[in-house]
């Protein structure tokens, strides 16, 4: 300095799940617990993936309109296309920085 990662010292984080509290929401933030974890440090403006909320189309519904469609207003939940605008570094790569030292 670059790798490596002991049934190793010393210290650190802190999953499920329960309280409170914040957010439509993902989730976040405080207590309490401990599954793991050698970067569970940081970074969502590096990439890919994953969730959430809105809005557009498309579908259906009533209702208007019509000879009878097209078309208009407003409404619905599932999926699924697109934009917007978020969340998670404990999904992988990735970038930066960082304790300790047996083989």
């Nucleotide at each position: 300095u670059a790798g490596c990662g002991a049934c190793a010292a010393a210290g650190g984080u802190a999953a499920a799940c329960c309280c409170u509290g914040a957010g439509u929401g993902a989730u976040c933030a405080g207590g309490g617990g401990g599954c793991a974890c050698a970067a569970a440090g940081u970074a969502a403006c590096a990439g890919g993936g994953u969730c959430u909320u809105u809005u557009c189309g498309a579908a259906c519904c009533u209702g208007c309109a019509u000879g009878g469609a097209a078309g208009c207003c407003g409404g619905u939940a599932u999926a699924u296309u697109a934009a917007a605008a978020g969340a998670a570094a404990g999904c992988c790569u990735u970038a930066c920085u960082g304790c300790c030292g047996a083989a």
Molecule: c-di-GMP-I riboswitch aptamer
Organism: Planctomycetia bacterium